Large-subunit ribosomal RNA, domain IV from a Bacteroidia bacterium, 317 nucleotides, folded computationally. The prediction has a mean pLDDT of 85. The full RNA is in RNAcentral, with records from ENA. Its Rfam family is "Bacterial large subunit ribosomal RNA". Its family is annotated with structural constituent of ribosome and ribosome in the Gene Ontology. NCBI's taxonomy places the organism under Bacteria, Pseudomonadati, Bacteroidota, Bacteroidia.
Context: one part of a larger RNA
């Protein structure tokens, strides 16, 4: 110098992307305990007291010692907002533990059993599914729980319908050529027209199927603004919520809170580049080595570095 440990004047987060690291706290006994809540919890919420020994059945009051009495070592910091995800759980063995992925719930669908689905076999069998039977079993999607989940079937898929259209291989076989001939025909090649399933054009229904959910312009007795009219286009013009948001580009948006000062927070306005309803919408108690801000304590994270243990690094030997 360096790596582990100990302590530290006055401050107390001014450091730093950020309290990262450290330091508080901490077991027990008594007391106290807020908002919210799905009443169950939120709670060890927060806060405060108290402790060793003797005498005593025990408590009470007494008394005794030391600098220190939960005498040393083990043993939560805590509070408020706000996002996300309802929980407990999983997961990138060797850089991500999360908001992802599962879940319990819901919901569309296929499956009447020798079932659907899936796996194996050249074929035939064989297997799980199940010694189960639609309160069952297989697939997709949202994801506790509370309120709810709007409008569109023109395009795409999927189901159904069957009147027509079109159509493949076949069936049928006219024509025309060649050839053979006993001229009656056969035989090879062409292959018109008709005939011909499903898909497919065609009808229809289905959005917790994939999806989709609009401009222009006029209008009230100040000025703005438009409850109203007008007009073109769509299959239908985005409904309730929410809303500078994990979405807001212009942006550090405007007001407000907080701080002396705040590009972030939180609240509210809406002018949504480009928000929205199971590609789930808004809420939501409890949860969370998740993610934002702010506070109370604490501290060598700092102002600003110091000594001090130990091991190494180095010098000499």
């Nucleotide at each position: 110098c360096a790596a582990u440990g100990u302590u530290g004047a006055a401050g107390g987060a001014a450091c730093u992307c950020g309290g990262c690291a450290a330091a508080u706290u901490a077991a027990c006994u008594c007391u106290g305990u807020a908002a919210c809540u799905u009443c169950g919890g939120a709670a060890u919420a927060a806060g405060g007291a108290g402790a060793a020994c003797c005498u005593c059945a025990a408590a009470a009051a007494g008394g005794u010692g030391g600098c220190a009495c939960a005498g040393a070592a083990u043993a939560g910091a805590g509070g408020g907002u706000a996002g996300c995800g309802a929980c407990u759980g999983u997961u990138u063995a060797c850089u991500a533990a999360a908001a992802a992925c599962a879940c319990a719930a819901g919901a569309c669908u296929c499956u009447g059993c020798u079932a659907a689905a899936u796996c194996u076999u050249u074929u035939a069998a064989g297997a799980u599914g199940a010694u189960g039977u639609a309160u069952a079993g297989g697939g997709u999607c949202u994801g506790a729980c509370a309120c709810c989940u709007g409008c569109c079937c023109g395009g795409u898929g999927c189901u159904g319908g069957a009147a027509g259209g079109g159509u493949a291989a076949g069936a049928u076989a006219a024509u025309u050529a060649g050839u053979c001939u006993u001229u009656g025909g056969g035989c090879u090649a062409u292959g018109a027209a008709u005939u011909g399933a499903a898909u497919c054009c065609c009808c229809a229904g289905u959005a917790a199927a994939c999806g989709g959910c609009g401009g222009c312009u006029g209008u009230a007795a100040c000025c703005a603004u438009a409850a109203c009219g007008g007009u073109c286009c769509a299959a239908a013009g985005g409904u309730a919520g929410c809303g500078a948001a994990a979405u807001u580009c212009c942006u550090u948006g405007g007001c407000g809170g907080g701080u002396a000062a705040g590009u972030u927070c939180c609240g509210u306005c809406c002018u949504g580049c480009a928000u929205g309803a199971a590609u789930g919408g808004u809420g939501u108690a409890a949860c969370g080595a998740c993610u934002u801000c702010c506070c109370u304590g604490c501290u060598g994270u700092c102002u600003c570095c110091a000594a001090c243990a130990u091991u190494g690094a180095c010098u000499c030997a």